The prediction has a mean pLDDT of 83. Predicted 3D model of a 508-nucleotide part of an RNA (small-subunit ribosomal RNA, 5' domain) from an uncultured candidate division SR1 bacterium. Rfam family: Bacterial small subunit ribosomal RNA. Gene Ontology terms of the family: structural constituent of ribosome and ribosome. RNAcentral holds the full RNA, with entries from ENA and SILVA.
[in-house]
Context: one part of a larger RNA
Order: sequence, then C1' cells, then structure tokens
RNA sequence: GAUGAACGCUAGCGGAAUGCUUAACACAUGCAAGUCGAACGAACAUUGUUUUGUAGCAAUACAAGAUAAUUGUUAGUGGCAAACGGGCGAGUAACACGUACUUAAUCUGCCUUUGAGUUGAGAACAACCAUAGAGAUGUGGCUAAUUCUCGAUAUUCCCUACAAAAUGAAAAUAUGUAGGGGAAAGAUUUAUCGCUCAAAGAGGAGGGUGCGGCCUAUCAGGUAGUUGGCGAGGGUAAAAGCCCACCAAGCCUAUGACGGGUAGCCGGUCUGAGAGGAUGUCCGGCCGCAAUGGAACUGAGAAACGGUCCAUACUUCUACGGAAGGCAGCAGUGGGGAAUAUUGGACAAUGGGCGCAAGCCUGAUCCAGCAAUUCCGCGUGGAGGAUGAAGCCCUAAGGGGUGUAAACUUCUUUUUUGGUGGAAGACGAAUGACGGUACACCAAGAAUAAGGGACGGCUAACUUCGUGCCAGCAAGCCGCGGUAAUACGAAGGUCCCGAGCGUUAUCC
Repeated sequence: GAUGAACGCUAGCGGAAUGCUUAACACAUGCAAGUCGAACGAACAUUGUUUUGUAGCAAUACAAGAUAAUUGUUAGUGGCAAACGGGCGAGUAACACGUACUUAAUCUGCCUUUGAGUUGAGAACAACCAUAGAGAUGUGGCUAAUUCUCGAUAUUCCCUACAAAAUGAAAAUAUGUAGGGGAAAGAUUUAUCGCUCAAAGAGGAGGGUGCGGCCUAUCAGGUAGUUGGCGAGGGUAAAAGCCCACCAAGCCUAUGACGGGUAGCCGGUCUGAGAGGAUGUCCGGCCGCAAUGGAACUGAGAAACGGUCCAUACUUCUACGGAAGGCAGCAGUGGGGAAUAUUGGACAAUGGGCGCAAGCCUGAUCCAGCAAUUCCGCGUGGAGGAUGAAGCCCUAAGGGGUGUAAACUUCUUUUUUGGUGGAAGACGAAUGACGGUACACCAAGAAUAAGGGACGGCUAACUUCGUGCCAGCAAGCCGCGGUAAUACGAAGGUCCCGAGCGUUAUCC
C1' cells in the first nucleotide's frame, strides 16, 4: 500500500459498488420453462335455428334431443423450446486453459441467399368408453392430424466401379461415364405461414498439433492395448488401439517418466521504479459438475441442474401390496462459522422461448429492501467577539493554560423538518415496477449531527495527582512499576486521523 474481511468503541446524509472465503452439509414453503386452437380429434360454455314432451286459450316458460355459428376455454395427441438463460468450483496437473496453427478426418435446428419440388395410398396410439386398483398405473375397445408406414418422381445429393486435369509433400478432392439408392404436410382471415431435396453463407460445435504456466527424488524406474504394423474387421458426424483378431517388441524416462501432494485455467487484480512476487472475489471468455456412482434414450445439439433407467445413502407417503423426492436457480430454514442480506416489486426497459399476430411465460434482467463492507462526495455552521468571564488544570502564588474557545451580536440554510409542483428513461401508437423517486420552488429554524487511538524510544504529541515489582502496562521490538513513574490508573493539556478510529488475519 491492499482486502469479498472479522472484532472493539463510535456513528448525520447521499451516490456508486460489493455481500457464505466455512459444510459440493441437510433442506419446510412459494416461485425459477413454457408456448402454439392459424397442426389435430374431443369435451365444456355462449348465441341462434329447429324437433319432441309437459303446463297454458295464447304469447311464453321448462325439460330432452338435433343442427349451425362464431366466440371462448382447455385435459390430451402433435410441433418448437426445454442442450439457452441462472448456479457452483467438488473433481481435474489434463491439449483442461492461454496462444498459434491445422482438419486432404468432421457435423450444424432456427436465420440469410440461390435452384428445384410439394404426388398416391395405408396404419397405429392418446384423449374418450369399459374395467381392476388406496394411488401411481394396468388391461380391453373406438378415433384425428403438420403423428407413423409404404409407393411414384428428382438434381449439382448418397453408394459402387472405371477414366483422369490441376493444386499439393501426399489425391481419397474437382470433373466425366456406367449401375444402384434416397423427399415432402398441410393451415388459414387468400395473402401469407409452412413442408421436402440440393448448393452456399453466417454463427455454433467436435477432433489434432507446436509452445507456455505449481510443489515433491525422504517417489527412479514405469508400461501388455502397453508401442507399432496388418485386416476385402467393428465403431463414430469424423482420423485414431477408440474397440477386436493376428503379427512384431516396442514406447516413456534425471530436459524428471511413474507415484504422492495441492489446484478449476485465463483476460485481469494487488504490490513494486521495474524485473519480479502474490492472487483469480465481482465483471467477461473457456472448462468441469448437478445428493453419490453408472448408463443410455430423444434430439441439429445432452451422456441432459428443475428428463428417463439402474444401484447406494438419506427423507417422505402408504389401504403394507407398493410409491414419491433431490435449492451448487431466486428468496428462505436448520447446521457449521470470527463472518456475509428480503420467504420484496415489475415484465416498464434490455434480452430470451413459443406464436401469423394479439399475446403468454421469463427469481434472466431491471428495480426496491438490509449491512460504514469498500470507494467517492457533503455536513455537524460563517463573520465579529476580552490583556481574556466562569469552571477545571498547573504554579515559583506574582501568574500561566484551556482560549476567540464560550457567552453575546449578526448572517446563512448545505443538511433537517413541513408544504407545492414533478420528470427523462418510451419507440409510429399504447405501455413506467422504480416512484410521487430524482429534481425544482416555498417556509421554519443554528437548528438534527464527533468520535477513536496515541503522547518513554523507534514515532508526531507532557504535566499533576494516585499507586509503590502491588495493581497493572507494554505485549511490534527495546522494555516500564521495589516512594519524586512524561511507560500503570485518573485528570488537565497536546498530537494523528476523522463518520470513522483502532486491533487481528492475509499478500506485496
């Protein structure tokens, strides 16, 4: 000098930041991922028309049914999203990260551009009905679609074979020929939104390599899919012992292999003249994780925090036959700890998901609340006022100090309190949580606001009284105290900082 700090004493305001560093300990409750009726059947509601029955002379009322409309609602099927956003740092010493290159070994939903197409047929399963069950759910039957299946057609697509220019270290690539294979879905307000194939782009993702960054030799040898080859083997979007069969015996290592310990990495941050050292909280990038361990499914994308399955531990429900759960999301609770906040408001803005749209959802986000935790700013009054009140302290008893300090006079109103007005942030229109906030104006009145540590030396700042190696201090070092203590306790005075001041911890 610095801090995500804590503790002690003290405390007026505003702004901007920051706020479980410990138990990746366990979690009550609420919310945090939905949306589309312009994909689909169905149910319900509303309105209209109509049939039948009942009551009535009739208008009409009621009940049951049919039909239409648009309007609305939705549990279910279907689509897209849920792989983003948000959290945490346990693991990881590794191509995890940083940086540079590479992919002649790769994939890519939505979006943009271009070209071509959108044809024929069939089927199931929910919802619903019946039934069993405490329930989760099971069994049987009916049905729709942008669900699923089969066929037609199709290129510059895919596969196989052959030919072969150019580039290049290397052709498996471009191109040509032949054979084989592969698509589609409709909706509506009729103008749009979709669907399929192919090519390109953008953005994203996967793989490989060089170099770089911890400690330990009281860890010296390690390694059998290990190292390489081969396969008219497997596997992947994709090269590869990635996996498998066979063959060879290699491969790494004092330039530290292997083992052990510790640790997320970086942009940065702190310090320092720099070199360097330390560090990785907030914000941003990457990685890893989601009670613990393992696995795949779906999908463009996951080995998936608020999906599935299995095992384990724990918790809960049960009709004892079986079931349910996962806050390292936002709040909040217990526990641990020196220690870290509200079970708040709003989708107004920014951004995201779905939707033609209206819109819905969004604890992302924007705001508010709490905390002197940090930084910055402001205030606690200004001017005048005595050879100088009182009190207190010292004294050589003359006086000296506190001290222009106070009183007193006058002025101002930052702040405070009350009142009046009142935003920007909002866009073509509507829409403001914050917020009656910021800010402006008016009024009142010096009013509402100062402490902490130190004073022996290092180190700025001294006297008196009390105590008498006692009580105590110091406790960063040296050290004070045994009767004149500037070192203990108190008082007066002084010094340093100041809404803070000291102490502790850690880094340079």